Transfer RNA from a Thermoplasmata archaeon, 75 nucleotides, folded computationally. The prediction has a mean pLDDT of 83. RNAcentral holds the sequence, with entries from ENA.

RNA sequence: GGGCCCGUAGCUUAGCCUGGUUGGAGCGUCCGGCUGAUAACCGGAAGGUCGCCAGUCCGAAUCUGGCCGGGCCCA
Numbered sequence: 001g002g003g004c005c006c007g008u009a010g011c012u013u014a015g016c017c018u019g020g021u022u023g024g025a026g027c028g029u030c031c032g033g034c035u036g037a038u039a040a041c042c043g044g045a046a047g048g049u050c051g052c053c054a055g056u057c058c059g060a061a062u063c064u065g066g067c068c069g070g071g072c073c074c075a
Stems, first nucleotide, its partner, number of pairs: 001074007010027004020058001029045005051067005
C1' cells in the first nucleotide's frame, strides 16, 4: 500500500440483509418489597449523539461515501 470483518447503555449482546410505531435483553448500579439480618427471589427506576462527518429519502442503528479505532490476511 491492497482486501475482508467488527464498532449499539458501565460490561456482554439482539435488531441491520427486507428503512417506518417507544432502540430491546441479560449482568451490573440505584430505590423499594420479602427476612431478625444477609444472600437468593420479586417489583420499579436511571443509564444509549447506535464510532465520527456527510449524502440519499417524507423518514436512517439499518442504504451510500469519506474518516477514526480494533482484528485477520496479502504484499
It matches the Rfam family "tRNA". By type it is a transfer RNA. Taxonomically the source falls in Thermoplasmata (Archaea, Methanobacteriati, Thermoplasmatota).